Context: one part of a larger RNA
Molecule: large-subunit ribosomal RNA, domain IV
Organism: Brassica oleracea var. oleracea
RNA sequence: CAAUCAUAAAGGAACUCGGCAAAUUGGCUCCGUAACUUCGGGAUAAGGAGAGCUCGUUAGUCUCGAUUAAUAUUGAGUAAAAAUGAAGAAGCAUAAAAUAAUGUUGUACGACUGUUUAAUUAAAACAAAGCACUUUGCAGAAAGAUGAUAAAUCUAAGUAUUGAGUGUGAUUUCUGCCCGAUGUCGGCAGGCUAACGGAUUUUCUAAGCUAGUGUAGCUUGGUUUUGAAGGAACCCCCGAUUAAUGGCGGCCUUAACGUGAGGGUCCUAAGGUAGCGAAAUACCUUGGCCGUUAAAUGCGGUCUUGCAUGAAUGAUGUAACGAUACAACAGCUGUCUCUAUGAUUGACUCA
Numbered sequence: 001c002a003a004u005c006a007u008a009a010a011g012g013a014a015c016u017c018g019g020c021a022a023a024u025u026g027g028c029u030c031c032g033u034a035a036c037u038u039c040g041g042g043a044u045a046a047g048g049a050g051a052g053c054u055c056g057u058u059a060g061u062c063u064c065g066a067u068u069a070a071u072a073u074u075g076a077g078u079a080a081a082a083a084u085g086a087a088g089a090a091g092c093a094u095a096a097a098a099u100a101a102u103g104u105u106g107u108a109c110g111a112c113u114g115u116u117u118a119a120u121u122a123a124a125a126c127a128a129a130g131c132a133c134u135u136u137g138c139a140g141a142a143a144g145a146u147g148a149u150a151a152a153u154c155u156a157a158g159u160a161u162u163g164a165g166u167g168u169g170a171u172u173u174c175u176g177c178c179c180g181a182u183g184u185c186g187g188c189a190g191g192c193u194a195a196c197g198g199a200u201u202u203u204c205u206a207a208g209c210u211a212g213u214g215u216a217g218c219u220u221g222g223u224u225u226u227g228a229a230g231g232a233a234c235c236c237c238c239g240a241u242u243a244a245u246g247g248c249g250g251c252c253u254u255a256a257c258g259u260g261a262g263g264g265u266c267c268u269a270a271g272g273u274a275g276c277g278a279a280a281u282a283c284c285u286u287g288g289c290c291g292u293u294a295a296a297u298g299c300g301g302u303c304u305u306g307c308a309u310g311a312a313u314g315a316u317g318u319a320a321c322g323a324u325a326c327a328a329c330a331g332c333u334g335u336c337u338c339u340a341u342g343a344u345u346g347a348c349u350c351a
Base pairs, nucleotide, nucleotide: 001346002345003344004343005342006341007340008339010337011336014335019332028050029049030048031047036041038170053088054087055085056084057083058082062077063076064075065074066073090094102330103329104328105327106326107325108324109322110321114126115125130168131167132166133165134164135163144154145153146152173315174314176248177247178246181245182244183241184240185239186238187237190236191235196230204222205221206220207219208218209217210216211215249266250265251264252263253262275309276306287303288302289301290300291299292298
């Protein structure tokens, strides 16, 4: 010097990003226990008291005796296990060691128990019950999934209170407007077209035939080219649908001042409703005010001018719960003011 322990005057978080670490608390019996609440909880809430040994007292079961006709009553002793006392002795110390909750308050998030990045993240992420939507009629075998396009298998020895998929995420109170775009579903008397279809059409050529000087035409076959009518469950078209993907406005003016119920105008599919709101979302910003502190870019409450909140991409509140995050209080302490001493093991020095 390092690691692991122990102790510390006065102060007691002044340390620090942050009470990290340490300390406090601790078991049993008795008393006592708030807000809130889904009436189950909260709760070991919080906050207090007691204890070992000796002696005494009381109750008590059982045994023996007295008494009585019998119970009752009463004397002596007493097992397990109790209650009680201004009683006594010893010690620094009696839950004598070990084991063994710090408590309280507010807020955010997630309802909860559960799951997760084996070896840097345990959480507010995942899951969850509940809620909602879509889809599934099934023996030549549902939808969905696997598989060579198969056979076959799972679903299921199930049957719509089933199976599959998706979103949200207990419960409370609710879940507004928009179907123009994209998607999905349904309709379809019409339109356009795909593959297909081949009507029609072009060139060259083999063989043969007709007429013939050259050339032209015809028949059969090959080659090459044009490509009409018709033609779908697609698309156009018509409608529905948002707990489908998603979206949810400007400018001007006005009640003496201020504010803007109201008015004007443009655009839109419709212009953000209830709620919440400097928020895990607020740039300006350390927003204004109040509380907390001697002092607060913190925290809580409130306001609303929401850069850029908002309703199952869920909104809002919520008892219980949390090795979650933030803030505060009490207690407690070597975290600190400010270090010191001791022990053990290393390191170090010498042999």